[in-house]
RNA sequence: GUGCUCUUAGCUCAGUCGGAUAGAGCGGCGGUCUCCUAAACCGCAGGUCGAGAGUUCGAAUCCCUCAGGGCACA
Numbered sequence: 001g002u003g004c005u006c007u008u009a010g011c012u013c014a015g016u017c018g019g020a021u022a023g024a025g026c027g028g029c030g031g032u033c034u035c036c037u038a039a040a041c042c043g044c045a046g047g048u049c050g051a052g053a054g055u056u057c058g059a060a061u062c063c064c065u066c067a068g069g070g071c072a073c074a
Stems, first nucleotide, its partner, number of pairs: 001073007010026004019057001028044005050066003054062001
């Protein structure tokens, strides 16, 4: 340099063919229980879906550019 692939919550990830309010587990905070802690159970907070532009009535999802990670080739 070329091709492919990934980027969504603090971490690991799901999200189908463009549609309903963006989710799970772990973690954090609060509560129940307990003499206390842990475990278990219940609840809460936390995101402008890597950035920008475009298409569309509507974009995490499609097109383009850029950035970063990984793999292969050179």
Description: Transfer RNA from Schleiferilactobacillus harbinensis, 74 nucleotides, folded computationally. The sequence is in RNAcentral, with records from ENA. It matches the Rfam family "tRNA". About the family: Transfer RNA (tRNA) molecules are approximately 80 nucleotides in length. By type it is a transfer RNA. Its mean pLDDT, the model's own confidence on a scale to 100, is 82.